[in-house]
This is a predicted structure of a 101-nucleotide RNA (Glycine riboswitch aptamer) from uncultured Thiohalocapsa sp.
The sequence is in RNAcentral, with records from MGnify.
Its mean pLDDT, the model's own confidence on a scale to 100, is 78.
Of the family's consensus pairs, 89% are formed in the model.

RNA sequence: CCGCGGGAGAGACCGGUGACGUGCGGGGCAGCUUUGCCAUCGCGCGCGCCGGCGCCGAAGGCGCAACACCGCCCGGAAUCGCUCAGGCAAAAGGACCGCGG
Numbered sequence: 001c002c003g004c005g006g007g008a009g010a011g012a013c014c015g016g017u018g019a020c021g022u023g024c025g026g027g028g029c030a031g032c033u034u035u036g037c038c039a040u041c042g043c044g045c046g047c048g049c050c051g052g053c054g055c056c057g058a059a060g061g062c063g064c065a066a067c068a069c070c071g072c073c074c075g076g077a078a079u080c081g082c083u084c085a086g087g088c089a090a091a092a093g094g095a096c097c098g099c100g101g
Base pairs, nucleotide, nucleotide: 001101002100003099004098005097006096011053013052014051015050016049017048018047020046021045022044023043024042025041026040027038028037029036030035054088055087056086060084061082062081063080067075
C1' cells in the first nucleotide's frame, strides 16, 4: 500500500428559499359517464441552496511535556488539548485494531 472483518461521539434541530421531485385540495372549458385540455394558487413531505442556535472528536489541520540547547529562536508524541476543516437517524466516512498478501 491492497483485500477482508471490527470500529465511538454529538439536534432525522429551527428559519428562509426554489424554472426541483412528489402527495392532497381549489378554477375554467369540452364531454351523458369514465375522462380530456388550459391556466394558476395554497398546504404537506422529500431534496438542493442560504442563514441561525446548540452539540461532537476518531479523516485532515493546529497546539505542547520530557528531551536537546541554555541567551533566545527553532526542533519535539498521543486515543491529550483546540474545533479551522469535518461530523450530529440509516447509509457513507472513520483514528485505531485483527487476519491475509